[in-house]
RNA sequence: GCGGGUGUAGCUCAGCUGGUUAGAGCGCACGCCUGAUAAGCGUAAGGUCCCCAGUUCAAGUCUGGGCAUCCGCACCA
Numbered sequence: 001g002c003g004g005g006u007g008u009a010g011c012u013c014a015g016c017u018g019g020u021u022a023g024a025g026c027g028c029a030c031g032c033c034u035g036a037u038a039a040g041c042g043u044a045a046g047g048u049c050c051c052c053a054g055u056u057c058a059a060g061u062c063u064g065g066g067c068a069u070c071c072g073c074a075c076c077a
Stems, first nucleotide, its partner, number of pairs: 001073007010026004019057001029043004050066005
C1' cells in the first nucleotide's frame, strides 16, 4: 500500500432484509434477608449506538470519507 472483519451501558455482547420505548448478562448503587458476611431476592441509575457528512417521512441498521483495532496479502538493501 491492497482486501476483509470489528467499533452499541464500566465489561462481554444482541439488535432478524431501515419503523415506533435502544436491550440482555455481569458489574456498580440502594433496599430486603442474616448476629454479620457470602449467596439469594427486589429496585434504580448508567448510552450524543467511534467521528463527520449524505440518502430517507424515518438511520444503531443504507451510502461516502475519516479514526481505532484485528486478520490476510504485497512491499520491506
Predicted 3D model of a 77-nucleotide RNA (transfer RNA) from Deinococcus ficus. It matches the Rfam family "tRNA". The family's RNA type in Rfam is transfer RNA. Model confidence (mean pLDDT): 81 of 100. RNAcentral holds the sequence, with entries from ENA.